[in-house]
Context: one part of a larger RNA
RNA sequence: UGGCGGGGGAGCACCACAAGGGGUGAAGCCUGCGGUUUAAUUGGAGUCAACCCCGAGAACCUUACCGGGGGCGACAGCAGGAUGAAGGCCAGGCUGACGACCUUGCCAGACGAGCUGAGAGGAGGUGCAUGGCCGUCGCCAGUUCGUGCCGUGAGGUGUCCGGUUAAGUCCGGCAACGAACAAGACCCCCACGUUUAGUUGCUACUUAGCCCUAGUAAGGGCUAAGGCACACUAAACGGACUGCCGCCGCUAAGGCGGAGGAAGGAGGGGGCCACGGCAGGUCCGUAUGCCCCGAAACCCCCGGGCCACACGCGGGCUGCAAUGGUGGGGACAAUGGGUUCCGACCCCGAAAGGGGGAGGUAAUCCCAUAAACCCCACCUCAGUUGGGAUCGAGGGCUGCAACUCGCCCUCGUGAACAUGGAAUCCCUAGUAACCGCGCGUCACCAACGCGCGGUGAAUACGUCCCUGCUCCUUGCACA
Numbered sequence: 001u002g003g004c005g006g007g008g009g010a011g012c013a014c015c016a017c018a019a020g021g022g023g024u025g026a027a028g029c030c031u032g033c034g035g036u037u038u039a040a041u042u043g044g045a046g047u048c049a050a051c052c053c054c055g056a057g058a059a060c061c062u063u064a065c066c067g068g069g070g071g072c073g074a075c076a077g078c079a080g081g082a083u084g085a086a087g088g089c090c091a092g093g094c095u096g097a098c099g100a101c102c103u104u105g106c107c108a109g110a111c112g113a114g115c116u117g118a119g120a121g122g123a124g125g126u127g128c129a130u131g132g133c134c135g136u137c138g139c140c141a142g143u144u145c146g147u148g149c150c151g152u153g154a155g156g157u158g159u160c161c162g163g164u165u166a167a168g169u170c171c172g173g174c175a176a177c178g179a180a181c182a183a184g185a186c187c188c189c190c191a192c193g194u195u196u197a198g199u200u201g202c203u204a205c206u207u208a209g210c211c212c213u214a215g216u217a218a219g220g221g222c223u224a225a226g227g228c229a230c231a232c233u234a235a236a237c238g239g240a241c242u243g244c245c246g247c248c249g250c251u252a253a254g255g256c257g258g259a260g261g262a263a264g265g266a267g268g269g270g271g272c273c274a275c276g277g278c279a280g281g282u283c284c285g286u287a288u289g290c291c292c293c294g295a296a297a298c299c300c301c302c303g304g305g306c307c308a309c310a311c312g313c314g315g316g317c318u319g320c321a322a323u324g325g326u327g328g329g330g331a332c333a334a335u336g337g338g339u340u341c342c343g344a345c346c347c348c349g350a351a352a353g354g355g356g357g358a359g360g361u362a363a364u365c366c367c368a369u370a371a372a373c374c375c376c377a378c379c380u381c382a383g384u385u386g387g388g389a390u391c392g393a394g395g396g397c398u399g400c401a402a403c404u405c406g407c408c409c410u411c412g413u414g415a416a417c418a419u420g421g422a423a424u425c426c427c428u429a430g431u432a433a434c435c436g437c438g439c440g441u442c443a444c445c446a447a448c449g450c451g452c453g454g455u456g457a458a459u460a461c462g463u464c465c466c467u468g469c470u471c472c473u474u475g476c477a478c479a
Base pairs, nucleotide, nucleotide: 001479002478003476004475005474007473008472009471010470011469012468013467016463017462020427021426022425023424024423027318028317029316030315031314032313033312034311035309036308043054044053065304066303067302068301069300070299071298075117076116077115078114080111087107088106089105091103092102093101121293122292124291125290126289130287132282133281134280135278136277137276142181143180144179145178146177147176148157149156150155160173161172162171163170186271187270188269189268190267192238193237194236195235196234197233198232201228202227205226206225207224208223209222210221211220212219213218241264244258245257246256247255248254320420324379325378326377327376328375329374330373336367337366338365341360342359345356346355347354348353386417391412392411393410394409395408396407397406433455434454435453436452437451438450439449440448
């Protein structure tokens, strides 16, 4: 100087507690991992920080694994070759199959992989040889430098103390005075307003046409032309600064309350994220040193496996019902995507789907009826009209191909499950919870991931008891 302590002090965090809300742990299924099995069940990841992770989609491909079959040596040297190399072929043999190979011969006409080196290639090894990227400490507030001062020196001071802050944030003090990186500022989205703009968006107003009720009137709906008011879109700008008032505080930094305001004290969310540590992860994205394989550990094909199943663990989905289920009717989104793509609409089918096919390269057309919600009706506490696992049958779609091993529809079958022990996870507001929708991957396949909107609680406004983190201080037989 650091590290550590079942030493002390101060502060902080729903990956801590408390006060609450919802789960997991029981069940069935999906999924990842272990184990076992297997010809192979390729490999990696292992507390937080491995386990719907790499993998944003394993039938073939992918694919690295297993079984079987086939193929490949630039260049150099030696040996071979017109006494015929490589290549091709009838028949027979071998074989799952094949002039691949073997037997006998034929065609053909210049190179050949036999040996030694040396290559190409390697998802072969080493992440403890590396780059790069990532995770994590860290939802942290720290890490240093110049000059000065102190110390023989290592080093200290600054960075400490009091107050304050989300913050080494700021204020005051002080042998320190300044400065850098990080924090903040900055950038993007959302919330309010102004301006500009008006098609593919909008339709208040004007005009015209058509339809309905009414039948001179008046009202409603649709369309078109005007129009850019409103909405929206997307660009620029404004707006918030403890600026104003009161109280507390030291006349400070700041804190508490209030006014005005769309928004108030960091307005909400995100991007970015220090010096470094963890021999953290990745040689299976790529790059790359060294080692290894080199006619096989390289390349191609077919089939199988990665999907096994006595078990154990993690994550999820669906439920156990009446705040519900079922049938009928009615209402309101946003983000996105679309050309060998989205497909309106019509016809066929009970449905999945099929046959045609307008429009759309998209604010124009399509995906596209959002669902929870509301209204009416039934069910009446039951393993049920709860629950849909499992299995049987029939049908459809993608694809060369759905047996191993895809998804969907219909009928039948209807299992466990009656709120889940010890334990454990997440969450403080448009959040949790519930509800659906889109996209990614993608021929097909979503209980996954990433987004989007709809409905919308409860409970703290605290604490350091538990788990941890930061700073100061103290002890140390540790470095």
Small-subunit ribosomal RNA, 3' major domain from Candidatus Culexarchaeum nevadense, 479 nucleotides, folded computationally. Rfam family: Archaeal small subunit ribosomal RNA. Rfam 15.1 lists 709 matches to the family in 491 species. Model confidence (mean pLDDT): 83 of 100.